[in-house]
C1' cells in the first nucleotide's frame, strides 16, 4: 500500500407465507422471523406507523425469472435445483491473520 476476517456503535435494507377445516373461527406446516381484528389512500391494489427476526457489498436478508423444473407430502410456496444468473442497502472505530514497499537502528 495491497488482501483477507472478526466484534461493537450509528444509519439504511428486507420479509410477515402456506395447507386443512370451519365458514361462528380454529388446527396444522416450514424457517431466526409468518405481524396488529393498526391507520390512510385508491378500488382490490398501494403507502405508511408499531412489533418481531434477519441481512448490511465480506452482499442466498430479500427481489426477479416463477402460475418454472424435479422431488417430497394428508396439502404446500416444504426440500433441492435454477444460482460462478440479474438486482439489492455503509460509515466510523478497536483488533486478528498475511504479502509487498520505504525509512530508522543494530
Nucleotide at each position: 500500500u495491497c488482501a483477507u476476517u472478526g466484534c461493537a456503535c450509528u444509519g439504511g435494507g428486507g420479509g410477515u407465507g402456506c395447507c386443512c377445516g370451519u365458514u361462528u373461527u380454529g388446527g396444522g406446516c416450514u424457517g431466526a422471523g409468518a405481524u396488529g381484528a393498526g391507520a390512510g389512500c385508491a378500488c382490490u391494489g398501494c403507502u405508511c406507523c408499531g412489533a418481531u427476526c434477519c441481512c448490511u457489498u465480506u452482499g442466498a436478508a430479500c427481489u426477479c425469472g416463477a402460475u418454472c423444473a424435479g422431488g417430497u407430502u394428508a396439502g404446500g410456496a416444504c426440500c433441492u435445483g435454477c444460482g460462478u444468473g440479474a438486482g439489492g442497502a455503509a460509515g466510523u472505530g478497536c483488533g486478528g491473520c498475511g504479502a509487498a514497499u520505504u525509512u530508522c537502528a543494530u

Predicted 3D model of a 106-nucleotide RNA (TPP riboswitch aptamer (THI element)) from Bhargavaea beijingensis. Lineage of the source: Bacteria > Bacillati > Bacilli > Caryophanaceae > Bhargavaea. It was read from a public genome assembly, where an Rfam model found it. Its mean pLDDT, the model's own confidence on a scale to 100, is 76.